RNA sequence: AUGAACCCCGUGGGAGAGAGCGGCGAACAGGCCGCCCCCGAAGGAGCAACCGCCCCGGAAACUCUCAGGGAACCGGACCGCGGGGGGAUG
Numbered sequence: 001a002u003g004a005a006c007c008c009c010g011u012g013g014g015a016g017a018g019a020g021c022g023g024c025g026a027a028c029a030g031g032c033c034g035c036c037c038c039c040g041a042a043g044g045a046g047c048a049a050c051c052g053c054c055c056c057g058g059a060a061a062c063u064c065u066c067a068g069g070g071a072a073c074c075g076g077a078c079c080g081c082g083g084g085g086g087g088a089u090g
Stems, first nucleotide, its partner, number of pairs: 001089001006085008018036001020035005037070003043066001044064003050058002
């Protein structure tokens, strides 16, 4: 300094898959219990191309489906913009 990675806040966008069945219940409560089907983009776990001299380590939107989810709302990886922090670099 017209300031890299990264972090936080605000904001715009943001997919998939049963408003499933039975019971409880005053209740067509987004409630509780049981059963089956399904989804992957919170989180988590696994494989590994690759990065890395080696070790250590890092590493997907692939795989799993523990968790989570299956009208809308909410949530939501990730992307854009604004602000703040941050200090690589010059």
Predicted 3D model of a 90-nucleotide RNA (Glycine riboswitch aptamer) from an uncultured Caulobacteraceae bacterium. Rfam family: Glycine riboswitch aptamer. Rfam describes the family as follows. This family represents the bacterial glycine riboswitch.